SAM riboswitch aptamer (S box leader) from Megasphaera sp., 98 nucleotides, folded computationally. The prediction has a mean pLDDT of 83.

RNA sequence: GUUUCAUCAAGAGCAGUCGAGGGAAUGGCCCGAUGACACUGCGGCAACCGCCAUAAGGUAUGGUGCCAACUCCAUCGGAUUAUUCCGGCAGAUGAAUC
Numbered sequence: 001g002u003u004u005c006a007u008c009a010a011g012a013g014c015a016g017u018c019g020a021g022g023g024a025a026u027g028g029c030c031c032g033a034u035g036a037c038a039c040u041g042c043g044g045c046a047a048c049c050g051c052c053a054u055a056a057g058g059u060a061u062g063g064u065g066c067c068a069a070c071u072c073c074a075u076c077g078g079a080u081u082a083u084u085c086c087g088g089c090a091g092a093u094g095a096a097u098c
Stems, first nucleotide, its partner, number of pairs: 001098001003096006013042005021031003025075004043067003047064003050059003071090001076087004
C1' cells in the first nucleotide's frame, strides 16, 4: 500500500527549539509573531488490540492511537423545512488480510 470489518457527540497539556503558515481538497469559519504548524522532552487521555474481571467495568508496566473547534461546518442524495435529522462519498484510527 490492497481488501474486509468496527468506530468517529466522550476524553486529555505544559516547557524547549524553530519561525509562517496551519486546520486532508474546495468554499466557509477558525487557529497563528501574546509564536500557530512541526519537532523534542515531560505530562495526560483511553478509541482498538492486549491484560484483569462472570458482567458492569478496570488497567496505562505491552502494541497502536490521540491531547482547539462533532471528523470544525458544508460539499452528493433524501426527509423536515424556524431548522434539524438520516444516508452516501471522502478522510482518520484500530483489528485482521494479501